Model confidence (mean pLDDT): 87 of 100. Predicted 3D model of a 92-nucleotide RNA (SAM riboswitch aptamer (S box leader)) from a Solirubrobacterales bacterium.
[in-house]
RNA sequence: GACACAUCCAGAGGGGUGGAGGGACUGGCCCGACGAAGCCCCGGCAACCACCGCGUCACGGCGGGAAGGUGCCAAUUCCAGACAGAUGUGUG
Numbered sequence: 001g002a003c004a005c006a007u008c009c010a011g012a013g014g015g016g017u018g019g020a021g022g023g024a025c026u027g028g029c030c031c032g033a034c035g036a037a038g039c040c041c042c043g044g045c046a047a048c049c050a051c052c053g054c055g056u057c058a059c060g061g062c063g064g065g066a067a068g069g070u071g072c073c074a075a076u077u078c079c080a081g082a083c084a085g086a087u088g089u090g091u092g
Base pairs, nucleotide, nucleotide: 002091003090004089005088006087007086008085013042014041015040016039017038021031022030023029025081026080027079028078043073044072045071048069049068051064052063053062054061077084
């Protein structure tokens, strides 16, 4: 990268470095020198996977905590649009 499924109106930021961009795309509308992206450190949110308990022949299901693997921490995926995008899990 491809396919399938689930979710996307809740929630959660400080410091260092850096030095002009960022919010995927198009159109809007915003954020940014009172410091953008990227990178590093620490903190936090959530609960997809994993884990524990209940239940089932089994799967689905219900509940739990947050030490593990991801994810996320301006604005409803910022708004609208499309054969759009993001994240997780599974398959080959």

NCBI's taxonomy places the organism under Bacteria, Bacillati, Actinomycetota, Thermoleophilia, Solirubrobacterales. The sequence was found by an Rfam model in a public genome assembly. Rfam family: SAM riboswitch aptamer (S box leader). Gene Ontology term of the family: regulation of gene expression.